[in-house]
Context: one part of a larger RNA
Formats: sequence, C1' cells, structure tokens
RNA sequence: UCCGUUUUAGGGAACUCGGCAAAUUAGCCCCGUACCUUCGGUAUAAGGGGUCCCUACGCUCGUAGCCCUAUGGUUGCGAGUAUAGGGCGCAGUGACUAAGGGGGUCCGACUGUUUAACAAAAACACAACUUUCUGCUAGCCUGAAAAGGUGUGUACAGAAGGUGACGUCUGCCCAGUGCCAGUACUUCAAACUCCUUUCCAAGGGAGCUAAGAGCUGGUAAACGGCGGGAGUAACUAUAACUCUCUUAAGGUAGCGAAAUGCCUUGCCGUUUGAAUGACGGCCUGCAUGAAUGGCGUAACGAGAUCCCCACUGUCCCAAGACGGAAUCCC
Repeated sequence: UCCGUUUUAGGGAACUCGGCAAAUUAGCCCCGUACCUUCGGUAUAAGGGGUCCCUACGCUCGUAGCCCUAUGGUUGCGAGUAUAGGGCGCAGUGACUAAGGGGGUCCGACUGUUUAACAAAAACACAACUUUCUGCUAGCCUGAAAAGGUGUGUACAGAAGGUGACGUCUGCCCAGUGCCAGUACUUCAAACUCCUUUCCAAGGGAGCUAAGAGCUGGUAAACGGCGGGAGUAACUAUAACUCUCUUAAGGUAGCGAAAUGCCUUGCCGUUUGAAUGACGGCCUGCAUGAAUGGCGUAACGAGAUCCCCACUGUCCCAAGACGGAAUCCC
C1' cells in the first nucleotide's frame, strides 16, 4: 500500500451522475392509525408504550376431592392473564434472529415470464374487449401423396390477428393499398369450331371462353390518412364571423415543453440561500391524439424520477484495532 472485518469526537449528504455503500429500523404484546379507495384495501400505515428476576394479590379456564343439590362454596394441583411493590445492570426480543419511514410524478392494472454467461424492464404474458375465417368430407397446420394434428372436439367450438384489469370514451376519411360482394357489358390463354396461303404440314385470321382485370358497390377495433392564404369587434390585442385556394377527409373529445417540444435552461407559481431538477399551471403541439387505442385510476413494482424525516466515515478529515497478501530487510 492492497484485501476482508470493525470502531470513531463534533458536524450530518456538505460526498456523488445518483445516499452507491454503510448505518438506522426490526420479534411479540398493548394503544393508536391519515389522504385516497374498485369499500376488499391502503395498514405492521404513521406514531407511542411494554418486554428480565422476586414477592403480594385479583380474575379466567382445566382437573381432582369435600360440603351434598347450591345457576354455588371451599381445598389441592396445573395453564393463562391483570395490577401493585421491590431488585440488578449502561443495556431484559441483553447473543442469534429480525421492516428504515413518509410524500409527489411517469410507466405498466395486478400474481407471473424473459436475453443460461453484461439488459428483469416501461419489454412478453395475462383476465377482459374486438375483428376475420369456419356448418364438419369445415377452417387452419404438417406432408409429394396416402395420411396425420386441432379432435374421438362441433360456433358457449376451433383457427388467425389487434388492443390489454377497471372507469370513461373510441370522432372524420373508402381517393390510394388491401379485403369482400356484384356484374347486362368490355378485355382475355390453351383447347374447340370455322376460314385460309392451289392439296398436306407448319403458319396466319375469325369466333367462343374460365379465373383475373376493367366496371359498380361495401369495408378503417383493415394498412393507413386526418390542409393553406387573407380580412373582420367602439383602446390595443385576439377573432365567435366572412372570403378564397384546395382535399378522400382536413385532428373531434381528451391530453399537452410530455418516456413525445427543435427553438429551450419556453413563461408563471411552489419547493431551495442558490435548481438546465421536481411538482402545479399556460398552450406558441419543430413533429399529441383516440383498440398502431385517448384520458383517468385504488392496489401492486429488486421499474424511472423528485422531495422530506430518521440515520450514518459518503463527505469535512482522517485516525485506531483485528486477520490476511505483496513489497522491503535478515
């Protein structure tokens, strides 16, 4: 010096990206317990007190005897428990064991699952909601086929996709791409029919025609999409209003500097002595937005972030002790 363990005056997060690490707390009994809430929870919320030994006395229960019939009394033993007095120590769950707590916001409802060996999560799953296919010789899957799986199941079923508890909702667009349905008509291959270059062959032409395409409709919890420019109110500003270009339709309800905001450390308020932080509000949304789900949400979380209390060698600022390793000396 390093590794492991341990102690520390005063201060108490000043350390640091960040309380990382450590410390605090801890069992049981009694008291007490807020906001919020889906009334179940939250909750061991929080916050207090007690805990060992001896003695006295009370109560409850069990059991046995006596009184001998009293809803009882009494005696003995045992189990539990209340109160009081006393005793010892710094300390009585004396060691071991054994939660630090509270508040705000984001995300995901929850218990679960996952990258064996850098990621445990906001990712996956989930119950629930919804769309599509399928009437069974079904649909979907494997296979060249026979056949097999789903299933010895039958639409309250099976298969495929999306969203993801619950509450409240889920707006407009079918022009594009897809899917579904229809189709008098148009287009359209081979085969077939007919014609044909003097006969045959090859070739050429015409006719007929399936699916498909055209055409006509439907469909967005299908893939997806959801504008611009002017003017206008008796201060100013703004524009309920009007005009215009244009689209398939021009973003509704909500939410919003957000896990999404470039400018940006936006502006205002709260928090701090001081805040590119956090929370609340505003809306000028570079580029929010409704099952590619929007917005809320109790409970839950080794999730993300901010604050407070307690606590501490994280730090001010180091020091000591114990065990080990290396260097050095012999």
The part of an RNA shown here (large-subunit ribosomal RNA, domain IV) has 330 nucleotides and comes from a Nanobdellota archaeon. It matches the Rfam family "Archaeal large subunit ribosomal RNA". Rfam links the family to the GO terms structural constituent of ribosome and ribosome. The prediction has a mean pLDDT of 84. The RNAcentral record of the full RNA draws on ENA.